This is a predicted structure of a 72-nucleotide RNA (transfer RNA) from Gigaspora rosea. RNAcentral holds the sequence, with entries from ENA and Rfam. It matches the Rfam family "tRNA". About the family: Transfer RNA (tRNA) molecules are approximately 80 nucleotides in length. Their secondary structure includes four short double-helical elements and three loops (D, anti-codon, and T loops). Further hydrogen bonds mediate the characteristic L-shaped molecular structure. tRNAs have two regions of fundamental functional importance: the anti-codon, which is responsible for specific mRNA codon recognition, and the 3' end, to which the tRNAs corresponding amino acid is attached (by aminoacyl-tRNA synthetases). tRNAs cope with the degeneracy of the genetic code in two manners: having more than one tRNA (with a specific anti-codon) for a particular amino acid; and 'wobble' base-pairing, i.e. permitting non-standard base-pairing at the 3rd anti-codon position. RNAcentral records the identical sequence in 2 taxa. Model confidence (mean pLDDT): 82 of 100.
RNA sequence: GGGGUUGUAGCUCAGUGGUAGAGCGCUUGGUUUGCAUCCAAGAGGCCCUGGGUUCGAUACCCAGCAACUCCA
Numbered sequence: 001g002g003g004g005u006u007g008u009a010g011c012u013c014a015g016u017g018g019u020a021g022a023g024c025g026c027u028u029g030g031u032u033u034g035c036a037u038c039c040a041a042g043a044g045g046c047c048c049u050g051g052g053u054u055c056g057a058u059a060c061c062c063a064g065c066a067a068c069u070c071c072a
Stems, first nucleotide, its partner, number of pairs: 001071007010024004018055001026042005048064005
């Protein structure tokens, strides 16, 4: 320098155009003599950035940035 993959909650990841979810973690309550387990409720997201397409974009297209990887 060129090709590919990925970027969504604190972490690991879903989500194929119509107001964004799970597990773990965190907070509160219940259960227990207490802890753990278990049960219930809750907080936490400008979906990497900037444009484009569309009535409507996390999703499709373009450019950029970052990480990983392959070739040189």